The RNA shown here (Guanidine-I riboswitch aptamer) has 113 nucleotides and comes from Ponticoccus sp. (in: a-proteobacteria). Taxonomically the source falls in Ponticoccus (Bacteria, Pseudomonadati, Pseudomonadota, Alphaproteobacteria). Of the family's consensus pairs, 93% are formed in the model. The RNAcentral record of the sequence draws on Rfam and Ribocentre.

């Protein structure tokens, strides 16, 4: 210096923002007053819906010439079943989509080591 390769879903959760609710402020309708109605505004509102991690949790697939047992005429090669594995990871800037924003995607990038 090249190249492959570090799998895939669900459900969560660190975090996000505000399109829906919710609250909260002003006004408006009703009305003695408050409530209820409608519109504006507020995410520097704890919060509900919602998005959400390569380097967060689980769970199920899937893959392992990595072990054990069973099937078949055989078995590293098919198939069942168990139990085991997946190590290691510091990352701006700027862009993107959805309402919007984000540890989401460009990205195990670009750079560092």
């Nucleotide at each position: 210096a090249u190249g492959c390769a570090g799998g895939g879903c669900g459900u969560c959760u660190a975090g996000g923002g505000u399109u829906c609710c919710g609250c909260c402020u002003c006004a408006c309708u009703c009305u003695c007053u408050c409530c209820c109605u409608u519109g504006a505004g507020g995410g520097u509102c704890u919060g509900g819906u919602c998005c959400a991690a390569g380097a967060g949790a689980c769970g199920c697939c899937a893959c392992c010439g990595g072990c054990c047992g069973g099937g078949c005429a055989a078995a590293u090669u098919c198939c069942c079943g168990g139990c085991g594995g997946g190590a290691c990871a510091c990352g701006g800037c700027g862009g993107g989509g959805c309402a919007a924003a984000a540890a989401c995607c460009c990205g195990g990038g670009a750079g560092a080591a």